TPP riboswitch aptamer (THI element) from Oricola indica, 101 nucleotides, folded computationally. Of the family's consensus pairs, 96% are formed in the model. The source organism's lineage runs through Bacteria, Pseudomonadati, Pseudomonadota, Alphaproteobacteria and Oricola. It matches the Rfam family "TPP riboswitch aptamer (THI element)". Rfam describes the family as follows. Vitamin B(1) in its active form thiamin pyrophosphate (TPP) is an essential coenzyme that is synthesised by coupling of pyrimidine and thiazole moieties in bacteria.

RNA sequence: CUCGCUCUAACGGGGUGCUGCCACGGCAGCUGAGAGGCGAAAGCCAACCCGUCGAACCUGAUCCGGUUUGCACCGGCGUAGGGAUUAGACGCCUCUAUCCG
Numbered sequence: 001c002u003c004g005c006u007c008u009a010a011c012g013g014g015g016u017g018c019u020g021c022c023a024c025g026g027c028a029g030c031u032g033a034g035a036g037g038c039g040a041a042a043g044c045c046a047a048c049c050c051g052u053c054g055a056a057c058c059u060g061a062u063c064c065g066g067u068u069u070g071c072a073c074c075g076g077c078g079u080a081g082g083g084a085u086u087a088g089a090c091g092c093c094u095c096u097a098u099c100c101g
Stems, first nucleotide, its partner, number of pairs: 003091002006089005011051004017030005036045003057082003063076004
């Protein structure tokens, strides 16, 4: 100097869907890391994920093909257009066996 599916602190970004029932307040189930709470609202908080080597997440998109009751999932779109970071720590030790000197 560089790197990291590591750790810490602070900061920042982001999503919260689908199905069934319903007395419309909720309840149950599914996927997922995450489907939460408060509030009239704006917004705030919690958990979780992600922060430029960036598919966390948004747009295109009420997109296209497969598949599902549906979401999800797989492939495409996609070398697309956007997207939020700094500081520090650590990255080693011991034993045994084998090989070489």